[in-house]
RNA sequence: GACCUGACAGCGGGAGAGUUCUACGCAUUAGCACACGGCUAAGGUAGGCGCCGAAGGAGCAACGACCCCGGAAUCUCUCAGGCACACGGACCGCUGUCAUGUU
Repeated sequence: GACCUGACAGCGGGAGAGUUCUACGCAUUAGCACACGGCUAAGGUAGGCGCCGAAGGAGCAACGACCCCGGAAUCUCUCAGGCACACGGACCGCUGUCAUGUU
C1' cells in the first nucleotide's frame, strides 16, 4: 500500500397495517354566521375495538454439553413501537475515520 471483517459518522434507497369509533374540548388554525357571541372541521387529550412488524425486547431448531445450560434469523410473540403526511425504520449501496486479521 491492498484485501476481509467489525464499530462509528455522513449521503441515498427502504415495507406493512384504521387518515377507525366514542367522549372531552375550541386555549391554536381555518371556515360559516355576526342576532356581540355561537357552530363545524383540523390539530390536541383520554378510552375502545381491529390490525402491522423491519427500532428495541422476548422465545426456540440443528448442534454442543448432558445437572443446569449455551445456541440464529428477514421464523414466532407482539411487552414496547407503529397503522394519511412527517418522524422513525431492520436491511442494502457509496464515502470517510478507527480497530483486529491476512498479504